Predicted 3D model of a 74-nucleotide RNA (c-di-GMP-I riboswitch aptamer).
RNA sequence: CAACUAAAAGGGCAAACUUAUCGAAAGGUAAGGACGCAAAGCUAUAGGGCCUGAAAUGGCAGCCAGUUGCAUUG
Numbered sequence: 001c002a003a004c005u006a007a008a009a010g011g012g013c014a015a016a017c018u019u020a021u022c023g024a025a026a027g028g029u030a031a032g033g034a035c036g037c038a039a040a041g042c043u044a045u046a047g048g049g050c051c052u053g054a055a056a057u058g059g060c061a062g063c064c065a066g067u068u069g070c071a072u073u074g
Base pairs, nucleotide, nucleotide: 001074002073003072012037013036017032018031019030020029021028022027035062041067042066043065047064048063049060050059051058
């Protein structure tokens, strides 16, 4: 610098659901819990998309995207 196909080690994250709490809702937070994840790390104003709502000025990064990056391999 490139790849992320296969395998391995040590670790990491945590869907549904339950309880508590905030919220009109979507949804968030904490604890439990593991369906899965090689970016399921971070980013929601000035990419698209989706959800709630009469209306976005509210949400979703575990939809694509942007950005940074461990191990391994070359």
It was read from a public genome assembly, where an Rfam model found it. Its mean pLDDT, the model's own confidence on a scale to 100, is 77.